The prediction has a mean pLDDT of 80. The RNA shown here (transfer RNA) has 72 nucleotides and comes from a Bacteroidota bacterium.
RNA sequence: GGCGACAUAGCGCACAAGGUGAGCGCGUUGGUUUGAAGCACCAAAGGGCAGGGUUCGAUUCCCGUGUUGCCA
Numbered sequence: 001g002g003c004g005a006c007a008u009a010g011c012g013c014a015c016a017a018g019g020u021g022a023g024c025g026c027g028u029u030g031g032u033u034u035g036a037a038g039c040a041c042c043a044a045a046g047g048g049c050a051g052g053g054u055u056c057g058a059u060u061c062c063c064g065u066g067u068u069g070c071c072a
Base pairs, nucleotide, nucleotide: 001071002070003069004068005067006066007065010026011025012024013023019056028044029043030042031041032040051063052062053061
């Protein structure tokens, strides 16, 4: 230099053919339970990489940035 993949909650990941509400596990907080703790159960808080563009509408498309793999 060329080609590709990935970027979503504190961590690990799903979803996403553009269209009403963005999810799972762990963790955190509160509650139930227990003599207490743990386990278990219930509930809650918290997010679409910074930025820009296209569109009536973007997590999804484009630019761009970063990480990474392969080739040279």